A computed fold for a 327-nucleotide part of an RNA from a soil metagenome, annotated as large-subunit ribosomal RNA, domain IV. The coordinates come from a structure-prediction model, not an experiment, and the mean pLDDT is 90. The full RNA is in RNAcentral, with records from MGnify. Rfam family: Bacterial large subunit ribosomal RNA. Rfam links the family to the GO terms ribosome and structural constituent of ribosome.

[in-house]
Context: one part of a larger RNA
RNA sequence: CCCUCGUGAAGGAACUCGGCAAAAUGACCCCGUACCUUCGGUACAAGGGGUGCUCUCCGCAAGGGGAGCCGCAGAGAAUCGGCACUAGCGACUGUUUAUCAAAAACACAGGACGCUGCUAACGCGCAAGCGGAUGUAUAGCGUCUGACGCCUGCUCGGUGUCGGUAGGUUGAGGGAGGCGGUCAGGGAAACCGACGCUGCCGACCGAAGCCCCGAUAAACGGCGGCCGUAACUAUGACGGUCCUAAGGUAGCGAAAUUCCUUGUCGGGUAAGUUCCGACCUGCAUGAAUGGCGUAACGACUGGUGCGCUGUCUCCACGAGGGACCCG
Numbered sequence: 001c002c003c004u005c006g007u008g009a010a011g012g013a014a015c016u017c018g019g020c021a022a023a024a025u026g027a028c029c030c031c032g033u034a035c036c037u038u039c040g041g042u043a044c045a046a047g048g049g050g051u052g053c054u055c056u057c058c059g060c061a062a063g064g065g066g067a068g069c070c071g072c073a074g075a076g077a078a079u080c081g082g083c084a085c086u087a088g089c090g091a092c093u094g095u096u097u098a099u100c101a102a103a104a105a106c107a108c109a110g111g112a113c114g115c116u117g118c119u120a121a122c123g124c125g126c127a128a129g130c131g132g133a134u135g136u137a138u139a140g141c142g143u144c145u146g147a148c149g150c151c152u153g154c155u156c157g158g159u160g161u162c163g164g165u166a167g168g169u170u171g172a173g174g175g176a177g178g179c180g181g182u183c184a185g186g187g188a189a190a191c192c193g194a195c196g197c198u199g200c201c202g203a204c205c206g207a208a209g210c211c212c213c214g215a216u217a218a219a220c221g222g223c224g225g226c227c228g229u230a231a232c233u234a235u236g237a238c239g240g241u242c243c244u245a246a247g248g249u250a251g252c253g254a255a256a257u258u259c260c261u262u263g264u265c266g267g268g269u270a271a272g273u274u275c276c277g278a279c280c281u282g283c284a285u286g287a288a289u290g291g292c293g294u295a296a297c298g299a300c301u302g303g304u305g306c307g308c309u310g311u312c313u314c315c316a317c318g319a320g321g322g323a324c325c326c327g
Base pairs, nucleotide, nucleotide: 001322002321003320004319005318006317007316008315010313011312014311019308027051028050029049030048031047036041038147052069053068054067055066056065057064058063070074082306083305084304085303086302087301088300089298090297094106095105110145111144112143113142114141115140116139122131123130124129148293149292150291151290153223154222155221158220159219160216161215162214163213164212167211168210169209173205174204177201178200179199180198181197182196185192186191224242225241226240227239228238251285252282263279264278265277266276267275
């Protein structure tokens, strides 16, 4: 010096990213217990008191009443909750990165949409076949959301899906017709050239799809700008104009979202880039990519207080084991 322990004057978080670690709390009995609440909870809330032994009385006993005794200490050792206030996220119990992440991630009951009439849809397999299911729409599969409460606005122009079929476009195929090659034949030659065979072009007829018409947003998604205006000023209920498929409703809002920003005001502190309550100028919130609340729950995350402490001021001593020295 290191590791694992123990104790500590005064102070008591001044330590630190952060009370990390340690300390503290602790069992059982009695008293007592707030806000809030889904009336179950919250709750061991919080906060107090008691606990040994002897004799005696009551009692079947458990236990209780009385009198007394000992110690610093009676749950005499060991095991054995620290508590409260506040906010965020997720309803909850669960699940997860075996071996750096346990979470606000996943799942979840509940909600919604779509597909599926049974040889179901869907999945595995080349197939046979099997699952779905010895089920049958109160069922099964897929996708999204995620208890509960209050709710979930506008937009179908684009993309997707579904429906429609008059018209447009169109494949293989069919094919009117046309052009060429070949040769019987004709011709003095140039050249013409039937039938057949054959190469090419090709009007026209040809599905689905696409175009087209419509529906659909708890489908993918999207949800404006400029100028003016009220008898102080400021602001702008109001007006004008341009654009759009439609211009963001209710809520919430410097937020797990706010760049400017330590915004401004209030609270808490002696002092607060964090925190809480407001404001709204939302760089770039917003409604099942759900919005806003919410009792209970959480080895989750932020802020605060009480208790407690070697975390610290500031270190000291002790124990055991190493290191180190001798052998």